This is a predicted structure of a 91-nucleotide RNA (Glycine riboswitch aptamer) from an uncultured Rhodobacteraceae bacterium.
[in-house]
């Protein structure tokens, strides 16, 4: 020095869906409060196979629900993820 797997950190990449519709505040960006459409990719929440003999029970995702979240930029943001440290094989 290469080379598989996992753990953490990270430059940079990342969709979708109303700048709607009433009322109030603000000089403006913009907020507050009720309405009706919508999206799925923070988070929750469900559940085939499977396992436990059976009752019941536990179990997974980008699958489904839409509770929270979002629906002009921004910002957020699963996921991928150069590269850098660490564990654990191979050679």
């Nucleotide at each position: 020095a290469g080379u598989g797997c996992c753990a953490g950190g990270a430059a940079g990449g990342g969709a979708g869906a109303a700048u709607c519709c009433g009322g109030g505040g603000g000089c403006a960006g913009c907020c507050c409060c009720g309405g009706u459409g919508c999206c799925g990719a923070a988070g929750g929440a469900g559940c085939a196979a499977c396992c436990g003999c059976c009752c019941c029970g536990g179990u997974a995702a980008a699958c489904u629900c839409u509770c929270a979240g979002g629906c002009g930029a921004a910002a957020g943001g699963a996921c991928c993820g150069a590269c850098c440290c660490g564990g654990c094989g191979c050679a």

Source information: Of the family's consensus pairs, 89% are formed in the model. Rfam family: Glycine riboswitch aptamer. Rfam describes the family as follows. This family represents the bacterial glycine riboswitch.